Description
Model confidence (mean pLDDT): 88 of 100. Large-subunit ribosomal RNA, domain IV from an Oscillospiraceae bacterium, 328 nucleotides, folded computationally. RNAcentral holds the full RNA, with entries from ENA and SILVA.
Context: one part of a larger RNA
RNA sequence: GCGUUGUUAAGGAACUCGGCAAAUUAACCCCGUAAGUUCGCAAUAAGGGGAGCCUCGGAGCAAUCCAGGCCGCAGAUAAAUGGCCCAAGCAACUGUUUACCAAAAACACAGGUCUCCGCUAAAUCGUAAGAUGAGGUAUGGGGGCUGACGCCUGCCCGGUGCUGGAAGGUCACGGGAAUCCGUCAGAGCAAUCGAAGCGGUGAACUUAAGCCCCAGUAAACGGCGGCCGUAACUAUAACGGUCCUAAGGUAGCGAAAUUCCUUGUCAGGUAAGUUCUGACCCGCACGAAUGGCGUAAUGAUUUGGGCACUGUCUCGACAACGUACCCG
Numbered sequence: 001g002c003g004u005u006g007u008u009a010a011g012g013a014a015c016u017c018g019g020c021a022a023a024u025u026a027a028c029c030c031c032g033u034a035a036g037u038u039c040g041c042a043a044u045a046a047g048g049g050g051a052g053c054c055u056c057g058g059a060g061c062a063a064u065c066c067a068g069g070c071c072g073c074a075g076a077u078a079a080a081u082g083g084c085c086c087a088a089g090c091a092a093c094u095g096u097u098u099a100c101c102a103a104a105a106a107c108a109c110a111g112g113u114c115u116c117c118g119c120u121a122a123a124u125c126g127u128a129a130g131a132u133g134a135g136g137u138a139u140g141g142g143g144g145c146u147g148a149c150g151c152c153u154g155c156c157c158g159g160u161g162c163u164g165g166a167a168g169g170u171c172a173c174g175g176g177a178a179u180c181c182g183u184c185a186g187a188g189c190a191a192u193c194g195a196a197g198c199g200g201u202g203a204a205c206u207u208a209a210g211c212c213c214c215a216g217u218a219a220a221c222g223g224c225g226g227c228c229g230u231a232a233c234u235a236u237a238a239c240g241g242u243c244c245u246a247a248g249g250u251a252g253c254g255a256a257a258u259u260c261c262u263u264g265u266c267a268g269g270u271a272a273g274u275u276c277u278g279a280c281c282c283g284c285a286c287g288a289a290u291g292g293c294g295u296a297a298u299g300a301u302u303u304g305g306g307c308a309c310u311g312u313c314u315c316g317a318c319a320a321c322g323u324a325c326c327c328g
Base pairs, nucleotide, nucleotide: 001323002322003321004320005319006318007317008316010314011313014312019309028050029049030048031047036041038148052070053069054068055067057066058065059064071075083307084306085305086304087303088302089301090299091298095107096106111146112145113144114143115142116141117140123132124131125130149294150293151292152291154224155223156222159221160220161217162216163215164214165213168212169211170210174206175205180200181199182198183197186193187192225243226242227241228240229239252286253283264280265279266278267277268276
């Protein structure tokens, strides 16, 4: 010097990204306990008090309590053994996860909803046999999305998907054989023509699904406008005009885990607040099961504030043990 442990005047978070770490609190008994709430909770809320030993005292059936006394710095005498409160975000909850940098707001979840499947089920594995589903049968099984509960879940089917439809258009193999070509008997002086047969070519016509087409469907994939003017101060625009669209964002929420400008503006908290809380709405670029908004309880969750407490700090110091180093 370093490591581990312990103590520390006065102050008490001034430390720091941040009270990280440490300290405080603590088991048991008694009293007492708010908002909120799904009436279960919240709750060990918070906040107080008690405690050893002795006694032929008092009460009581007793456990035990009361009263009195004794000792120590200290009586839950050691060890072990919650710090607490306020406000907000997220996720309802218990649970699960990146074995070895992430435990979470991610996953799961009960609940909701859509869809497929009538049993030789759908779905899945396998070339098959066969198997799972299931020795189950729609109150069942598979798949997708959402994610307790409460209040709700708006408009758009033009595109893509799915479902249904079958008149018309298109269309494969196959069926079908016209036509044309080769060859050859024969004809012709020749050029050439050329029956039947054989070989080749293969039109019309016929022909399924699909696609085009016609409908439906958004808790299917998804989408949910612009410009101009207008009120007797000003400002603003309930109102009007116009262009485009399948339809132009409803309720609710909103500088938000989403806001660039931005430390937006106002209010609160502080002596001082880029964080935080409450509002405002000009939402760069919230928004309704890729769910919207609330929400008691829960959380080794995230953020802000406070009380208590402390060597985190002002600002260091000391001690024990270990180690490094020095001497022998």